Predicted 3D model of a 60-nucleotide RNA (Fluoride riboswitch aptamer (crcB RNA motif)) from Alicyclobacillus acidiphilus NBRC 100859. Taxonomically the source falls in Alicyclobacillus acidiphilus (Bacteria, Bacillati, Bacilli, Alicyclobacillaceae). The coordinates come from a structure-prediction model, not an experiment, and the mean pLDDT is 83. The sequence was found by an Rfam model in a public genome assembly.
RNA sequence: CAAUUGAUUGGUGAUGGAGCUCACCAUAACUGCCUAGCGGCUAAUGGCUCCUACGAAUGG
Numbered sequence: 001c002a003a004u005u006g007a008u009u010g011g012u013g014a015u016g017g018a019g020c021u022c023a024c025c026a027u028a029a030c031u032g033c034c035u036a037g038c039g040g041c042u043a044a045u046g047g048c049u050c051c052u053a054c055g056a057a058u059g060g
Stems, first nucleotide, its partner, number of pairs: 009026005016051006032041003
């Protein structure tokens, strides 16, 4: 100096916030899908729950 492992801490998981849980990363993890292109489509979760925003239907 590099690699690996353990602990701790922090971060990340396609559009917001919070709790729990799982996985991943240590400057990486991550940055959806379709189309040659123009352009188009779904989704606020990695998973569960709640709130907010948005969409659809019904009732008052």